[in-house]
């Protein structure tokens, strides 16, 4: 260059194919119950531009274009 796949709270992921409105789950974080104290355990709370921008639509994390960043395979040079 070309192809394919991923990007979603601090961090790991589901949901995408087949668009449905208040986005899952789990660690970790706060708080609180427990305990003499600590840790495990329960509870409960905060945390998301869903990678950026545009389109399509009554509506997009999902379709569509384009940039981007990272991973695999292919070509070219050397």
């Nucleotide at each position: 260059g070309g192809g394919c796949g991923c990007g979603u709270g601090g961090c790991c992921c589901a949901g995408u194919c087949a668009g449905g409105a208040u986005a899952u789950g789990g660690c970790a974080a706060u708080a609180g119950c427990c305990u003499c104290c600590u840790a495990a355990g329960c509870u409960a709370u905060a945390g998301a531009u869903c990678g950026g921008g545009g389109g399509u639509u009554c509506g997009a994390a999902u379709c569509c274009c384009c940039c981007c960043g990272c991973g695999c395979c292919c070509g070219c040079c050397a």
Molecule: transfer RNA
Organism: Thermoplasmata archaeon